[in-house]
RNA sequence: UCCUUAUCACGAGUGACCGAGGGACGGGCCCGAUGACGUCACGGCAACCGGCGGAAGCAAGGUGCCAAUUCCCUCAGCGUGCGCGCAGCUGAUACGCCGCUGACAGAUAAGGU
Repeated sequence: UCCUUAUCACGAGUGACCGAGGGACGGGCCCGAUGACGUCACGGCAACCGGCGGAAGCAAGGUGCCAAUUCCCUCAGCGUGCGCGCAGCUGAUACGCCGCUGACAGAUAAGGU
C1' cells in the first nucleotide's frame, strides 16, 4: 500500500508561530486577515485496543479525536406522504419535493498480508 471486521446523530479549548486558503473528490452550503488550515505547548473528549471490575462502570497506557449528523447531496430501493401535469369523477403513470432504508465512497480502530 492492500484486505477484513466494527463504529461514525453524543462529547472536547487556551496560548504561540505561520500566513491563505480550508471543510476527502464533484455540486451545494459553510469556516477564514476579528488570522482559518497547518505546527508546537499545555488542556480536554473517550470511538477502538490494552488495564482494573462479576457487571454497570472506572481510570486515561497505545492510536485517535476536540465547527456544522461522515455539514448536506451524489447511486439504488421503498412510500395509500406532499405538490404539479393529464381529464370533470374514479384511477394509473411521469416529474419535483420530503421521509425512511441500503449500497458506494470517506474517516478511525483492531487484526491480517